[in-house]
RNA sequence: CCCUUAUCAAGAGUGGCUGAGGGACAGGCCCUGUGACGCCCGGCAACCUGCUUAAAGCUUUUGCUUUAUAAAGAAAGGUGCCAAAUCCUGCGGAGAAAACCGAGAGAUGAGGA
Numbered sequence: 001c002c003c004u005u006a007u008c009a010a011g012a013g014u015g016g017c018u019g020a021g022g023g024a025c026a027g028g029c030c031c032u033g034u035g036a037c038g039c040c041c042g043g044c045a046a047c048c049u050g051c052u053u054a055a056a057g058c059u060u061u062u063g064c065u066u067u068a069u070a071a072a073g074a075a076a077g078g079u080g081c082c083a084a085a086u087c088c089u090g091c092g093g094a095g096a097a098a099a100c101c102g103a104g105a106g107a108u109g110a111g112g113a
Base pairs, nucleotide, nucleotide: 002112003111004110005109006108007107008106013041015040016039017038021031022030023029025090026089027088028087042082043081044080047078048077052071053068054067055066056065057064058063086105091102092101093100
């Protein structure tokens, strides 16, 4: 870089350092010296991990492995996230318009080539 799959209207700081940009892209619309981005600390969530239960398989036993679109809980580990719905729109459907539905693009996790 590519493929598959799940999620994306909830949640999360009156902290410290630094000092000018930032919100993926384009168009808008916004945030920002009343301090952006970034780093540290702190926090949120529960994707993976981990615990318990059940079924199946293996094993002499202890135990181990796999599965469940399962249930309950935790936050030690790997990520992620902490303005605005993924800030809105972008392509298509429907519509007088707005709301709406789907796709695409993007982000993140897990798996794979």

SAM riboswitch aptamer (S box leader), 113 nucleotides, folded computationally. Of the family's consensus pairs, 93% are formed in the model. The sequence was found by an Rfam model in a public genome assembly.